This is a predicted structure of a 1525-nucleotide RNA (small-subunit ribosomal RNA) from an uncultured prokaryote.
RNA sequence: UUAGAGUUUGAUCCUGGCUCAGAACGAACGCUGGCGGCGUGCCUAACACAUGCAAGUCGAACGAGAAAGUUCCUUCGGGGACGAGUACAGUGGCGCACGGGUGAGUAACGCGUGAGUAAUCUGCCCUCAAGUCCGGGAUAACCCGCCGAAAGGUGAGCUAAUACCAAUACCGGAUAAGACCACGAAUCAUAAGGUUAGUGGUAAAAGGUGGCCUCUAUUUAUAAGCUAUUGUUUGGGGAUGAGCUCGCGGACCAUUAGCCAGUUGGUGGGGUAACGGCCUACCAAAGCUACGAUGGUUAGCUGGUCUGAGAGGAUGAUCAGCCACACUGGCACUGAGACACGGGCCAGACUCCUACGGGAGGCAGCAGUGGGGAAUAUUGCGCAAUGGGGGAAACCCUGACGCAGCAACGCCGCGUGGAGGAUGAAGGCUUUCGGGUUGUAAACUCCUGUCAAGUGGGAAGAAAUGUCUGUUGGCUAAUACCUAUAGGCGUUGACGGUACCUACAAAGGAAGCACCGGCUAACUCCGUGCCAGCAGCCGCGGUAAUACGGGGGGUGCAAGCGUUAUUCGGAAUUAUUGGGCGUAAAGCGAGUGCAGGCGGUAUUAUAAGUCAGAUGUGAAAGCCCAGGGCUCAACCCUGGAAGUGCAUUUGAAACUGUAAUACUUGAGUAUGGGAGAGGAAAGUGGAAUUCCUGGUGUAGAGGUGAAAUUCGUAGAUAUCAGGAGGAACACCAGUGGCGAAGGCGACUUUCUGGACCAAUACUGACGCUCAGACUCGAAGGCGUGGGGAGCGAACAGGAUUAGAUACCCUGGUAGUCCACGCAGUAAACGUUGACAACUAGGUGUCGCGGGUAUUGACCCCUGCGGUGCCGGAGCUAACGCAUUAAGUUGUCCGCCUGGGGAGUACGAUCGCAAGAUUAAAACUCAAAGGAAUUGACGGGGGCCCGCACAAGCGGUGGAGCAUGUGGUUUAAUUCGACGCAACGCGAAGAACCUUACCUGGAUUUGACAUCCUGGGAAUAUUUUCGAAAGAUUUUAGUGCCCCUUCGGGGAGUCCAGAGACAGGUGCUGCAUGGCUGUCGUCAGCUCGUGUCGUGAGAUGUUGGGUUAAGUCCCGCAACGAGCGCAACCCCUAUCUUUAGUUACCAUCAUUCAGUUGGGGACUCUAGAGAUACUGCCCCGGUUAACGGGGAGGAAGGUGGGGAUGACGUCAAGUCCUCAUGGCCCUUAUAUCCAGGGCUACACACGUGCUACAAUGGUAUGUACAAAGAGAAGCGACCUCGCGAGAGCAAGCCAAUCUCAAAAAGCAUAUCUCAGUUCGGAUUGGAGUCUGCAACUCGACUCCAUGAAGUUGGAAUCGCUAGUAAUCGUGGAUCAGCAUGCCACGGUGAAUACGUUCCCGGGCCUUGUACACACCGACAGCAAACACCAUGAGAGUUGAUUGUACCAGAAGUUGUUGGGCCAACCCGUUAGGGAGGCAGGCACCUAAGGUAUGGUUGAUAAUUAGGGUGAAGUCGUAACAAGGUA
Repeated sequence: UUAGAGUUUGAUCCUGGCUCAGAACGAACGCUGGCGGCGUGCCUAACACAUGCAAGUCGAACGAGAAAGUUCCUUCGGGGACGAGUACAGUGGCGCACGGGUGAGUAACGCGUGAGUAAUCUGCCCUCAAGUCCGGGAUAACCCGCCGAAAGGUGAGCUAAUACCAAUACCGGAUAAGACCACGAAUCAUAAGGUUAGUGGUAAAAGGUGGCCUCUAUUUAUAAGCUAUUGUUUGGGGAUGAGCUCGCGGACCAUUAGCCAGUUGGUGGGGUAACGGCCUACCAAAGCUACGAUGGUUAGCUGGUCUGAGAGGAUGAUCAGCCACACUGGCACUGAGACACGGGCCAGACUCCUACGGGAGGCAGCAGUGGGGAAUAUUGCGCAAUGGGGGAAACCCUGACGCAGCAACGCCGCGUGGAGGAUGAAGGCUUUCGGGUUGUAAACUCCUGUCAAGUGGGAAGAAAUGUCUGUUGGCUAAUACCUAUAGGCGUUGACGGUACCUACAAAGGAAGCACCGGCUAACUCCGUGCCAGCAGCCGCGGUAAUACGGGGGGUGCAAGCGUUAUUCGGAAUUAUUGGGCGUAAAGCGAGUGCAGGCGGUAUUAUAAGUCAGAUGUGAAAGCCCAGGGCUCAACCCUGGAAGUGCAUUUGAAACUGUAAUACUUGAGUAUGGGAGAGGAAAGUGGAAUUCCUGGUGUAGAGGUGAAAUUCGUAGAUAUCAGGAGGAACACCAGUGGCGAAGGCGACUUUCUGGACCAAUACUGACGCUCAGACUCGAAGGCGUGGGGAGCGAACAGGAUUAGAUACCCUGGUAGUCCACGCAGUAAACGUUGACAACUAGGUGUCGCGGGUAUUGACCCCUGCGGUGCCGGAGCUAACGCAUUAAGUUGUCCGCCUGGGGAGUACGAUCGCAAGAUUAAAACUCAAAGGAAUUGACGGGGGCCCGCACAAGCGGUGGAGCAUGUGGUUUAAUUCGACGCAACGCGAAGAACCUUACCUGGAUUUGACAUCCUGGGAAUAUUUUCGAAAGAUUUUAGUGCCCCUUCGGGGAGUCCAGAGACAGGUGCUGCAUGGCUGUCGUCAGCUCGUGUCGUGAGAUGUUGGGUUAAGUCCCGCAACGAGCGCAACCCCUAUCUUUAGUUACCAUCAUUCAGUUGGGGACUCUAGAGAUACUGCCCCGGUUAACGGGGAGGAAGGUGGGGAUGACGUCAAGUCCUCAUGGCCCUUAUAUCCAGGGCUACACACGUGCUACAAUGGUAUGUACAAAGAGAAGCGACCUCGCGAGAGCAAGCCAAUCUCAAAAAGCAUAUCUCAGUUCGGAUUGGAGUCUGCAACUCGACUCCAUGAAGUUGGAAUCGCUAGUAAUCGUGGAUCAGCAUGCCACGGUGAAUACGUUCCCGGGCCUUGUACACACCGACAGCAAACACCAUGAGAGUUGAUUGUACCAGAAGUUGUUGGGCCAACCCGUUAGGGAGGCAGGCACCUAAGGUAUGGUUGAUAAUUAGGGUGAAGUCGUAACAAGGUA
């Protein structure tokens, strides 16, 4: 001391990316802001800087030396004293190389760490030793000139007169313990060398200050002197600091592979403190590099900091160590130390001053300004403390530092009150209207007093130095001075009246920000309506948004909260810890093999690796632990631990390495065998195709789905014979063989490689792998030259097609073949690198052995090597692999890190070219992908069913009409329904009404409901206007019900009024309930437990049979169960029984008549029962289920019908049946009324009716039903009318009466194939009925009229038996209106071989890139359009760097030095010498210039491909056998 989540899918597992939650920050931005402590604060322009300050000090080294002012004297001109030996300045000394800033440069011994310096230096400091003697000449200051605007410069003179006189500046001489140099000696040895003693030579110095009189001199006193102290010179040592060298360590790019001439080494010389090509001359030709040189890009390094479990990753602010830099570049001087931030010279850029001649400057010091930028502070106080420089010290200086100011920039701490307080106040929000919530929150009561404000007090930080006193020492002649020191005294605070303490008063002055769809804690209302907007990812928003905006509420954090940027984490998503490569990304096409890596058995040695101990180091700070100090904490202090590292050293010896010796099992060699399409070359062979020649022969052949192009009467195809030529080698042939892979197939010969088996012998680890390298490497392609039969890109033609630059056909060139070269790629695949070891089996096959047996071939057992299949453990995401591993291990190599862009661009290498190899980025997406699952789908497969096809019968589609729909029209033609599953549907009946539509006229609490107030009872009736609604008006009437106190009240009803509300066939069927359609009366749909699978899921439900059926049987990791099927229910068919009116009538009587009596047999009616179950027989079948046949039976295999509709699908239909959320209208989208419309009509479609006729029409006669309906009804009989019907009217509330005639049929007659005696539309006339009313717009009747139509194109519908067809009857709705709908019976067929095909469905299986599920999904091209980034591009323009040359400032060095010069020497002087200076010259060299290259950036007319995008155009390549795999 290791946490995960969201997102690919219908769902799953995996791979894999993207995103989030954490921590951090020198931060910035938005909103907000009470206090304090401690920290931190230009990350950008190493951009430019106004102003002030940041380095001086010493009079105890030296000379010179004011003034103001005060005071005194004065001849009033002045002078003296103090100021003052002060200030300023100068010579000289020390310091200025520290401290402070910045990170430009630097990929380097720059940094870190550890060593070395025997190759070195070190001022000030400490210590030891030895000294400090004698002389000399100048020069500043000063003064006098001169030049200049200034800055400044320059010339002359003085440093002494009188004995001496600037100096710790400079110079000469003396001396030399030691130092240095030379010589030779000894000794040590880490190579050059070190150490020690000897001889010779060389080189020093400076004084200052205090005190004293012991010694010397003179008079006290002073000096020579003594003494103390400080300085100075030489040398040794120390300490500190620095220079140099070396091992190791730490960035990226190989699309940078070769680099280098002082380069590598040597010798001589020079130079440095010091080694060294550091420099120079000569000589040699080396040196570095794949363990990454050279080049390019980026970067100060470290302790540390952030993160992380760690390993790591990122980073290098503040603090500390080192380095580098100081406007840019170069250079040296001084010095102990610099090539010097606030020094110098030169060049350059820039700024400023100027009298235009010249000058001045360098904030990357502290403040501050401008600029840049998202962004970073005061032109503050003080040297009180700490530290530094100078000084003997006082002291001076110190923007180091200590403090303060600004900033929520960070960390830490505190506060904004505490307790009680329910009527759960008001207000807000919400509501299902009850309430809930804000919320003990507030108000209110009682307390407390931190902070802020304010009163009074008030620190620590201070130690001293110093002076005085004084103690004890040292020095000395000394009680002096000086020095050390215990104690006492006194002085010093920027911060700052600050921290802190404190009486009194007062809840008073002090809370925001983000979020609330999931991840992720926190939910509602309103607004908006794919708009506005949000968004970290997934994604929200198209009228009920917990996702936008606002309100309320909530959650989180809190003086902060969010956002953005960045880093680490999560990410095991670069994997050392700790990943992978059969199919997800990933094994090089294969081999040989150098370097490299790894390597069998035994013994010995060694000690490089390894392990253990010790020593040194690993700075401080930081982290960690312990303790302590600020009230706590942050913060600070003290101590410890740690620092996994490096170096040295001592041991150990197992393993690795090294050395040596040996071994045989790895590897190899020899011997003997057999197998093989292994390779190369030469030769040979037959079959077939084609062509040529000849013969026979005649009209076609060929080709296809069908054709045509093509060939053929100039004789094809076919057939026979002969010949030519090229290519390939049938059968054998086999998941057989060989080869490293590619690949290899007739036969023979020659040459040649490899593997295998057997037995022995030999060598003795000789091995494995392999970056780079080299070789081989299908097809296609390229070059040169041959060859060319067949096949056959391109091309041509014919088809197909909407098109067909294809698939099919006819031709056909390159090519295919050979030789020699090039090329170097493939799905070069086992999509599986090579080698070695280990780990159950079974069964084939090839090669070679052994055993047994045999006459022999087999068979059987067994060994080795190859090649297959199945399968266990194990592994795997799964599929699968499985001794030929994808298992368990080892060694080595190659490769991968989201998809696209892209295996592309640029660059480089190779190539004749085509192209190959190597190989990015910008940009863009949130996925792309693997395996498996369930569905759906397939122009996949199998099995099965259905009036699905077929076999039949009758229709529709043509005509006329009816009806519905579309369209059109209209003021309106109300609305809905649209493939099947809308269209004679809602509508079982639109003249008004209905009615929802239109026009016009009216009403507004309303036509209807409830409540309130006032009045009247109700009710009936009349007048006028009007189209009506309505308005107006007259008369009658005061009842009735309940209670009553007799006043009245209540209910009911009417009128008037006010408001709550009514009302809506207005919208949303995509907000809904309910109901319905459809797949489909199809046989399916599921569950529990168990089992299998990581899981989605599977199993059961699959399989073999069978069925109408998931019906049943058998089998089975399943066993059971539910909803469906079937049965139970109803009708019908048979029988029994009960009952017998209105039904029935056999027998008896009777009548016109079951009319009446009677009967209870029959029919019938309606109750209860029975019957049918594969029960019986035979056969088949698995002894099953079941099937076929038969008997019996009214009926036979669910007897025939009906009702009954599983889980679900279609956002199917319906807000206009009803109900209902939300929205909308409210003098109107509500309500009433009249009239109109829904009935329109160039047209199109659906559903029907009637027909087209003789199986018929017409006329006459005649027979037989069922099921229904009837009181505002059905309506007989009779009369009238041609008729519809009318009049009168019996019966019937129905087994009684009525509707009611059934019709087809049967019989007879007629018509005689015609637009008719078919057909009846249309129209004219006349009527009937219903109704307030038939004009728009009813039905029917009669007379007349007499249209189309002569059996219907493509196409299409129904039906399997009492069915189709045909015939009539009834009913609902309804005043009236039926060809529609619902029901009833009469007559009554034909056909089904069968399941190939069409349609629909079920089950199993298969493929899938589909899952909105094939009406799916989707690549591309082309042309546009817009945007984005990128490549090329005539060029243009920057940056950087190389080479060659020109030129060359300052400066060092060298040389020269005719001009100039105090010290020393010679010399009497003059002068000379030594030694120098200026100046000249030379080398080197910065900036600059010219020429020419490299690298890199920006930009460019034009151009290329890529990505994204709303909606398109063109076709449909891939996904199913995707329709040509």